[in-house]
RNA sequence: AGGCCCGUAGCACAACUGGCUAGUGCGCCGGUCUCCAAAACCGGAGGUUGAAGGUUCAAGUCCUUCCGGGCCUG
Numbered sequence: 001a002g003g004c005c006c007g008u009a010g011c012a013c014a015a016c017u018g019g020c021u022a023g024u025g026c027g028c029c030g031g032u033c034u035c036c037a038a039a040a041c042c043g044g045a046g047g048u049u050g051a052a053g054g055u056u057c058a059a060g061u062c063c064u065u066c067c068g069g070g071c072c073u074g
Stems, first nucleotide, its partner, number of pairs: 001073007010026004019057001028044005050066005
C1' cells in the first nucleotide's frame, strides 16, 4: 500500500428480510431474607448503536468517507 472481518450499556453478547418501545446475562444501586455476609428472590438506574454525511415514510441494519481493533497479501 491492497483485500477481508469487527465496533450496540461498565464487561460479554442478541436484535430475523430495514418496521411497533434496542433487549439478555454478569456487574452496579435499592429492598426482602440473615446475628452479619454470601447465595437466592423482587425492583431499579444506565445507550450520541465508533464519528460525520447520504438513501428511505422509516436505519443498529443499506451506501460513502473517516477513526479504532483484528486477520491475510505484497
Molecule: transfer RNA
Organism: bacterium